[in-house]
RNA sequence: CUCAUCCAGAGAGGCGGAGGGACCGGCCCGAUGAAGCCUCGGCAACCAGUUGGAUGUUAGACGUUGGAAGUUAGAGGUUGGUGGCCAUUGCUCCAACUUCCAAUUUCCAACGUCCAACCUCUAAGCCCGGUGCCAAUUCCGGCAGAGUUAUCUGGAAGAUGAG
Numbered sequence: 001c002u003c004a005u006c007c008a009g010a011g012a013g014g015c016g017g018a019g020g021g022a023c024c025g026g027c028c029c030g031a032u033g034a035a036g037c038c039u040c041g042g043c044a045a046c047c048a049g050u051u052g053g054a055u056g057u058u059a060g061a062c063g064u065u066g067g068a069a070g071u072u073a074g075a076g077g078u079u080g081g082u083g084g085c086c087a088u089u090g091c092u093c094c095a096a097c098u099u100c101c102a103a104u105u106u107c108c109a110a111c112g113u114c115c116a117a118c119c120u121c122u123a124a125g126c127c128c129g130g131u132g133c134c135a136a137u138u139c140c141g142g143c144a145g146a147g148u149u150a151u152c153u154g155g156a157a158g159a160u161g162a163g
Base pairs, nucleotide, nucleotide: 001163002162003161004160005159006158011040012039013038014037015036019029020028021027023142024141025140026139041134042133043132046130047129050124051123052122053121054120056118057117058116060114061113062112063111064110065109066108067107068106069105070104071103072102074100075099076098077097078096079095080094081093083092084091085090138157143154144153145152146151
């Protein structure tokens, strides 16, 4: 400096000996013992850690669909052959190219399911860790706005935590 919270909650003992509630005004607390220090206890859940849930990201596995490439098999078409039957058409054989289809392999994409890690949010819990807190709403007000007032809203200041 930034962000979040601040009408909930939770105290005994010992030392100490006059102040304390941040500042100002009020109003309170205080020799039936203030501040401060120590011991023990408690509250709370800001951070960390734990468990559960949700979203998202990334990676992986499986499945479905689609695409591409390769291999194999099948069917068709075109072209060629001093090919065969053959006078020709036509039929047939072979080779090359090409189209379609099937199976399979690999890769890619989308979707679905599962799982792991992480971010964020959320709930529970908090024995232990870092803090904080344990009279009165941060004791009330201070500044601004609304309102006749009571009062309400916002802000400032302050406190605590995290960065």